The RNA shown here (Guanidine-I riboswitch aptamer) has 100 nucleotides. Its Rfam family is "Guanidine-I riboswitch aptamer". Its family is annotated with regulation of gene expression in the Gene Ontology.

[in-house]
């Protein structure tokens, strides 16, 4: 110096916390309070995890174009700090700083 379809969305997973539910403790039952150093449901959730749909490129075909069809969409070490939400995080800043 090189900046890219290295695109968008959905579903899920690793992971994450504790607003709600459940659970546990406590209180004379309820109410309430406390506990995530509670397996969990809800919830959040990956650029460098998975799948799918769309999409993009090339090829073939066609007078031309579109659709259908075929192939391809590779690689990716990484803090600290800050931010959102109830809260935290492989969330966002961020394929950032830096390293190579």
């Nucleotide at each position: 110096a090189a900046u890219a379809a290295a695109g968008u969305u959905u579903u899920c997973u690793a992971g994450g916390a504790u607003u709600c539910c459940g659970c546990a403790a406590u209180u004379a039952u309820u109410c309430g309070u406390u506990g995530g150093u509670c397996u969990g449901g809800u919830c959040c959730g990956a650029g460098a995890g998975a799948a799918a749909a769309c999409c993009c490129g090339c090829c073939a075909a066609u007078u031309u174009a579109a659709a259908c069809g075929g192939c391809g969409g590779a690689c990716a070490c990484g803090g600290a700090a800050g931010g959102a939400u109830a809260a935290a995080a492989g969330c966002c800043u961020g394929g950032g700083a830096g390293a190579u």